[in-house]
Context: one part of a larger RNA
RNA sequence: UUGGGUGUAAAGGGUGCGUAGGCGGUAAGUUAAGUUUAGGGUUUAAAUGCAGUGCUCAACGCUGUAUUGCUUUAAAAACUGGCUUGCUAGAGUAUGGCAGAGGCAAGUGGAAUUCCAUGUGUAGUGGUAAAAUGCGUAAAUAUAUGGAGGAACACCAGUGGCGAAGGCGGCUUGCUGGGCCAAAACUGACGCUCAUGCACGAAAGCGUGGGGAGCAAACAGGAUUAGAUACCCUGGUAGUCCACGCCGUAAACGGUGAAUGCUAGGUGUUAGGGGAAACCUUAGUGCCGCAGCUAACGCAGUAAGCAUUCCACCUGAGUACUACGUGCGCAAGCAUAAAACUC
Numbered sequence: 001u002u003g004g005g006u007g008u009a010a011a012g013g014g015u016g017c018g019u020a021g022g023c024g025g026u027a028a029g030u031u032a033a034g035u036u037u038a039g040g041g042u043u044u045a046a047a048u049g050c051a052g053u054g055c056u057c058a059a060c061g062c063u064g065u066a067u068u069g070c071u072u073u074a075a076a077a078a079c080u081g082g083c084u085u086g087c088u089a090g091a092g093u094a095u096g097g098c099a100g101a102g103g104c105a106a107g108u109g110g111a112a113u114u115c116c117a118u119g120u121g122u123a124g125u126g127g128u129a130a131a132a133u134g135c136g137u138a139a140a141u142a143u144a145u146g147g148a149g150g151a152a153c154a155c156c157a158g159u160g161g162c163g164a165a166g167g168c169g170g171c172u173u174g175c176u177g178g179g180c181c182a183a184a185a186c187u188g189a190c191g192c193u194c195a196u197g198c199a200c201g202a203a204a205g206c207g208u209g210g211g212g213a214g215c216a217a218a219c220a221g222g223a224u225u226a227g228a229u230a231c232c233c234u235g236g237u238a239g240u241c242c243a244c245g246c247c248g249u250a251a252a253c254g255g256u257g258a259a260u261g262c263u264a265g266g267u268g269u270u271a272g273g274g275g276a277a278a279c280c281u282u283a284g285u286g287c288c289g290c291a292g293c294u295a296a297c298g299c300a301g302u303a304a305g306c307a308u309u310c311c312a313c314c315u316g317a318g319u320a321c322u323a324c325g326u327g328c329g330c331a332a333g334c335a336u337a338a339a340a341c342u343c
Stems, first nucleotide, its partner, number of pairs: 003315004007297002012311001014200004021193003025087007033080002035076008048066007090190001091187003095182004102176007109153001114148007124135002161168002205246006214240002219235004257310006265288010292299002316343003325336004
């Protein structure tokens, strides 16, 4: 390489948009590039394959023939491609409805923690397995009233909803993206996938400027312990929050790439439609289960079943999500990615 694979053994890119490329519904006509048939030319050295034959066999040699390539002529027109003209089942647009923590911005509400002021009140409080550090007669803890400030939104809340993923949850308003259903008016294959590329991308971290209630790496102290650079306790700074700009990684997981078609049933639930009801139907989201698949576990119309198309990735373990080089980054580092050697 071929082959075989990628839920858990090595292996699905974090996610989307999309270029080149690959693949592509249905009918008719045309063309003849691919394709098929027949013939010619060329290469037809040797080797190779097959058949035969010669050295006693074999290696080796000889004879014949075949496979394969290029080119050319003629023919065929089913399939693929090109061109032309149509179609509506794919795709999209318009119309009428529906649900939603989808996104961005502004405003706003109550509970709670902390702090401040004042009143009441007096010796404790806090914390733990037990303690101690800590706080408190300069009046704490508790309790009441008022105020400040930041962050998060109890109940509702749900294998509930929305989003491509990351993710999204008080309320109101503005702007805005997507989806589903119904009916079938319009366009007429406009589609699928996607190397490179571009965009988005939790947390932590970084830069500048704000903010800082609670929590809390680092750090300090108290315990525990043989020790305790921990687990427990008292404190506590970055950070957590906001604006702008970077970073670009995660067990970024359904450990399951995207799209399309087909393949028993049963049961819950969300949003629609039809129906008087029984029930039927579309799109999601769960559970169980047949055929089938699987090494097994399990999957099973939300496939890991049966097929097609395209992309990504794997190829014994360690060395090594490393070195070197290159690109990106302020840095941290990220991406790409070996070998010697060992087994």
This is a predicted structure of a 343-nucleotide part of an RNA (small-subunit ribosomal RNA, central domain) from an uncultured bacterium. It matches the Rfam family "Bacterial small subunit ribosomal RNA". The coordinates come from a structure-prediction model, not an experiment, and the mean pLDDT is 87. The RNAcentral record of the full RNA draws on ENA and SILVA.